[in-house]
Context: one part of a larger RNA
Molecule: large-subunit ribosomal RNA, domain I
Organism: Actinomycetota bacterium
């Protein structure tokens, strides 16, 4: 020096364990923000470094319920100093404060800082100084002002608005819009209208009350699943893309204008002295009132077996006052009573009360001892009890019956949700038929042509929808569609609007569950974590859990400058001593034994 036993040290696998992740259901809740958010900075405690909370009222103030003995968050403990059954600490609803940054909004700025003006107010001789309010843009709405240019209009100036601005995790719409990749290269083509980007709006979005789908039957707005179906198509007929009707389900709800007319204002225009009109007759009376046209506001009306609008008729139908130039009849129109429907998610729109119901805090809540053995009973033994409760945690081991729960049950001054009903608001109080008429039914629109785009569908026979540039219609004896295109046949009614549910998410609350993870795993983070450190930045991004049942954390003595150690002594264990559970292997020793 090797080997081999044995006995350490170093090291932190292994196993055990969870405060922390992960995923998937349920149910709620789905916006917040000029009344200054989201996030932040600096503050704040007797001492205070983080962390949590809070705002100069600063781990908190006031008020209303709930609890019921202790309290003054955690982060190792003590100290000082104080609350408190006149109910403290703590949960829980309302409310008060809420510095400075931030859209940041007086101006400015390198974010939490610098400088102002007006009012009012405290202060000083006086100025500086303190406090409290208001001063930023754009919309709109109304007011005064007001130019080139007379009215006018621009523009200004002031007043008012819970008006925008700004944040958001995933779903939604809309515009923009890739590449790798596949095609066994690659270019049409996939990948895909996918990621990225930018706008916008909601608790959901979008879609929607047929110019629909069919087939000679018919169905009746959307939207979402199932099936139809990897069919039909479609496609360097490659790779691939990839329907739709019916049929069955889920939840259903329908509506409003434009415009014909009618009436009232207004503004322009032709007219000119009655012959038009003033609801009709009749007398009388008045008139630029009437007549086109433009708008603005109520009335009317809203749809395809066409409607409506006008204008005649028929029938049927509440009272009452006003009113339409005066007087009488009939009309017509408003208005009140009475009767009647309706509604707050469209189809007008608030708003309070009552009741019920749920949330935001709670609160009853059964039913076990004994011996043994252990440090320590929840184990054995042995006799018992409860169960609408034998889920589940925890307690010095493994506990239905010790704790806290658990299954049932109650409960709210105040705040909110739903859901009913009342006030309350609206609407009707005229409606049906019939015939006449042909007044009106969304135009630079449909459609077409040439380029694109979207429809599963790659120009193709390609209909269908959107766009751009050129053209450019009919209009109810109409128009559009039924997949070139024609007829005949059905089937509809664009070229305005709204519209709940059934659907999609999950920042966020609450419960629940797991052939999910257990510390190199699950989250990048079980622990000062998006910290610490890295980077001018964008932006990268860790490591690190476990003593014991209890700290009972080793009083006291010895060696040692201390570190460390012996003994004592707590503990069930100190090889459980805070470098603490178990303590692998590599490494590194010390002792004996064989071997060179």
């Nucleotide at each position: 020096g090797g080997c081999a036993c044995a006995c350490g040290g170093u090291g932190g696998a292994u196993g055990c364990c969870u405060u922390g992740g992960c995923a998937u259901c349920u149910g709620g809740a789905g916006c917040c923000g000029a009344u200054g958010a989201a996030g932040g900075a600096c503050g704040u405690g007797g001492a205070c470094g983080g962390c949590u909370g809070c705002g100069a009222u600063a781990a908190g103030c006031c008020u209303c319920g709930g609890g019921g003995a202790g309290c003054c968050g955690c982060u190792g403990a003590a100290c000082a100093g104080g609350c408190c059954u006149u109910g403290a600490u703590c949960c829980g609803g309302g409310g008060a404060u809420u510095u400075c940054c931030g859209a940041a909004u007086g101006g400015g700025g390198a974010a939490a800082c610098c400088c102002a003006c007006c009012c009012g107010u405290g202060g000083u001789a006086a100025u500086g100084c303190g406090c409290g309010g208001g001063u930023a843009c754009c919309c709109u709405g109304c007011a005064c002002u007001g130019a080139a240019u007379c009215c006018a209009u621009a523009g200004g100036u002031g007043c008012a608005g819970c008006g925008g601005a700004g944040g958001u995790a995933a779903g939604c719409g809309c515009g923009u819009g890739a590449a790798c990749u596949g095609a066994a290269a690659c270019a049409u083509c996939u990948a895909a209208g996918u990621a990225g980007c930018g706008c916008g709006a909601g608790g959901a979005a979008g879609a929607g009350a047929a110019a629909g789908a069919a087939a000679u039957c018919u169905c009746g707005a959307u939207u979402c699943c199932c099936u139809g179906a990897g069919u039909a198509g479609u496609g360097g007929c490659g790779a691939g893309c990839g329907a739709a009707a019916c049929g069955g389900g889920a939840a259903c709800a329908g509506c409003c204008c434009a415009a014909a007319c009618c009436a009232u204002g207004u503004c322009g225009g032709a007219g000119u002295g009655a012959u038009a009109g003033c609801c009709u007759g009749c007398g009388g009376g008045c008139g630029u009132u009437g007549c086109c046209g433009g708008c603005a506001u109520g009335g009317g009306g809203u749809u395809g077996u066409a409607g409506g609008a006008c204008c005649g008729c028929u029938c049927u139908u509440c009272u009452c006052c006003g009113u339409c130039c005066c007087g009488c009849a009939g009309g017509g129109c408003g208005g009140a009573g009475g009767g009647g429907g309706a509604g707050u998610u469209a189809c007008a729109a608030a708003u309070c009360g009552u009741c019920g119901u749920g949330g935001u805090a709670g609160u009853g809540g059964a039913a076990g001892u004994g011996c043994g053995u252990g440090g320590a009973a929840c184990c054995g033994c042995a006799c018992g009890c409860c169960g609408c409760a034998g889920a589940g945690g925890g307690u010095g081991a493994a506990a239905g019956c010790c704790c806290c729960g658990u299954a049932c049950g109650c409960g709210a001054a105040a705040c909110c949700g739903c859901g009913a009903u009342g006030a309350c608001u609206c609407c009707c109080u005229g409606g049906a038929g019939c015939g006449g008429c042909a007044c009106c039914u969304g135009a630079g629109u449909a459609c077409g042509g040439c380029c694109g785009g979207g429809c599963a569908c790659g120009u193709g026979a390609a209909a269908c929808c959107c766009g751009g540039c050129c053209g450019g219609a009919a209009g109810c004896u109409a128009c559009g569609g039924g997949g070139a295109c024609c007829a005949c046949c059905c089937c509809g009614u664009g070229a305005g609007g709204c519209u709940a549910a059934a659907u999609a998410c999950u920042u966020c609350c609450a419960g629940a569950u797991g052939a999910c993870c257990g510390a190199u795993a699950g989250u990048g983070a079980a622990c000062u974590a998006g910290u610490a450190c890295c980077g001018u930045g964008a932006g990268g991004g860790a490591a690190a859990g476990g003593u014991g049942a209890a700290a009972a954390g080793c009083a006291c003595c010895c060696c040692g400058g201390a570190a460390g150690g012996g003994g004592a002594g707590u503990g069930a264990a100190a090889c459980a001593g805070u470098a603490c559970c178990u303590g692998a292997a590599a490494c590194c020793g010390u002792g004996u034994g064989c071997c060179u």